[in-house]
Context: one part of a larger RNA
RNA sequence: UGACGGGGGCCCGCACAAGCGGUGGAGUAUGUGGUUUAAUUCGAUGCAACGCGAAGAACCUUACCUAGGCUUGACAUCCAGGGAACCCUCCCAAAAAGGAGGGGUGCUCUUCGGAGAACCCUGAGACAGGUGCUGCAUGGCUGUCGUCAGCUCGUGCCGUGAGGUGUUGGGUUAAGUCCCGCAACGAGCGCAACCCCUAUUGUUAGUUGCCAUCAGGUAAAGCUGAGGACUCUGGCGGAACUGCCGGUGACAAACCGGAGGAAGGUGGGGAUGACGUCAAGUCAUCAUGGCCCUUAUGUCCAGGGCUACACACGUGCUACAAUGGGCGGCACAAAGCGACGCGAAGCCGCGAGGCCAAAGCGAAGCGCAAAAAACCGCCCGUAGUUCGGAUUGAAGUCUGAAACCCGACUUCAUGAAGUUGGAAUCGCUAGUAAUCGUACAUCAGAACGGUACGGUGAAUACGUUCCCGGGCCUUGUACA
Numbered sequence: 001u002g003a004c005g006g007g008g009g010c011c012c013g014c015a016c017a018a019g020c021g022g023u024g025g026a027g028u029a030u031g032u033g034g035u036u037u038a039a040u041u042c043g044a045u046g047c048a049a050c051g052c053g054a055a056g057a058a059c060c061u062u063a064c065c066u067a068g069g070c071u072u073g074a075c076a077u078c079c080a081g082g083g084a085a086c087c088c089u090c091c092c093a094a095a096a097a098g099g100a101g102g103g104g105u106g107c108u109c110u111u112c113g114g115a116g117a118a119c120c121c122u123g124a125g126a127c128a129g130g131u132g133c134u135g136c137a138u139g140g141c142u143g144u145c146g147u148c149a150g151c152u153c154g155u156g157c158c159g160u161g162a163g164g165u166g167u168u169g170g171g172u173u174a175a176g177u178c179c180c181g182c183a184a185c186g187a188g189c190g191c192a193a194c195c196c197c198u199a200u201u202g203u204u205a206g207u208u209g210c211c212a213u214c215a216g217g218u219a220a221a222g223c224u225g226a227g228g229a230c231u232c233u234g235g236c237g238g239a240a241c242u243g244c245c246g247g248u249g250a251c252a253a254a255c256c257g258g259a260g261g262a263a264g265g266u267g268g269g270g271a272u273g274a275c276g277u278c279a280a281g282u283c284a285u286c287a288u289g290g291c292c293c294u295u296a297u298g299u300c301c302a303g304g305g306c307u308a309c310a311c312a313c314g315u316g317c318u319a320c321a322a323u324g325g326g327c328g329g330c331a332c333a334a335a336g337c338g339a340c341g342c343g344a345a346g347c348c349g350c351g352a353g354g355c356c357a358a359a360g361c362g363a364a365g366c367g368c369a370a371a372a373a374a375c376c377g378c379c380c381g382u383a384g385u386u387c388g389g390a391u392u393g394a395a396g397u398c399u400g401a402a403a404c405c406c407g408a409c410u411u412c413a414u415g416a417a418g419u420u421g422g423a424a425u426c427g428c429u430a431g432u433a434a435u436c437g438u439a440c441a442u443c444a445g446a447a448c449g450g451u452a453c454g455g456u457g458a459a460u461a462c463g464u465u466c467c468c469g470g471g472c473c474u475u476g477u478a479c480a
């Protein structure tokens, strides 16, 4: 000087408390451990691994296993010889990879002999190749403490020196934020602001959006003409700064209350992550040193596996019902996406879906598209039920060469556990929790996951003694 203390003081955070809803019990989805396996590819492992890499494993992906092949190679450059590329047919084999045969000429230059570019075949070797090892050799990227308020430097001063001072102190703040004081005076990286979205408004622009007024028109409808008011869209501005008033305070910084205002003291949300810590994570995104393989640890291909299942754990979903379930009626969103696409209307099917290869739309125009909870009626009457939907049987639909291993969905039948969950434990302070649907990425198909969007919309916070994490000062130390 740090680190640590079941030392002290001050302070903060959904840290506790006050509340609301969960997890832990059931079924199931998914990830992991374990076990099994020819293989169940690899990585991630307290917080900070475990719906994680994976924004999507039937083949492919795929790295794993089994079997069959290749050896200058699936891929790159160079050399020699031949041929354009390419197309078709056949054979072996369970299958593919593979093997054999036949046909066939273009482009540029041309002295018509040929040469050349791209591409293909054969041969030789230089080399290729490796998701092989080392994240404790590395770059880059990332997590984490933590959006915590800290981390430092120059000069000066103090100390023999390590170092200190500044950065401590008195107030204050979300903040090393600001004020005052002070052997310090300044500065940098962080904080804040500048950026984006959102809440209000002016102006400008009105099509594909709007419809107050006028006219036409309909079963109904901005449906049509006019319109530039309103909504909305999107470009440029205004507005919030403790600016004003009162009080407290050291006449300071600031705090408390009030006014006006759409908004008030960082308005709400996002992006933004200092010096560093964990030899944290990643050699399997990529790059890369070293080591290793080179008829194989490379490469091609078929089938299988990654989907196994006594069990254990994490994260979700669905429930256990009446604030509910069923049937019927009837409203109100936002944000997205669409040409190898979205696909209306009509017809068929109980339905998933199909047909018309069908309108419209590269989309403020057409479509996906029905929002759902809500609300209004009727039934159910506390029951393992008209709750719950697992499991299983049968018949189907769709995607795709192909749904056996191993897809999603539909219909009929079946109708398991489950009556609110032990110890323990998690999230959340407001348009939040809870609850309800919608869309998107990935994607042929395949979400209960992820990301975004809106609808309905609470309860509680006395307080900081305690648990956890953190900041500043101080104290002890046999630790570094």
Base pairs, nucleotide, nucleotide: 001480002479003477004476005475007474008473009472010471011470012469013468015464016463019428020427021426022425023424026318027317028316029315030314031313032312033311034309035308042053043052064304065303066302068300069299070298073127077126078125079123080122081121082120083119086103087102088101089100090099091098107116108115109114129293130292132291133290134289138287139286140282141281142280143278145276150189151188152187153186154185155184156165157164158163169180170179171178195270196269197268198267200238201237202236203235204234205233206232210227214225215224216223241264244258245257246256247255248254320421324380325379326378327377328376329375336368337367338366341361342360346355347354348353387418392413393412394411395410396409397408398407434456435455436454437453438452439451440450
Molecule: small-subunit ribosomal RNA, 3' major domain
Organism: uncultured Pseudomonadota bacterium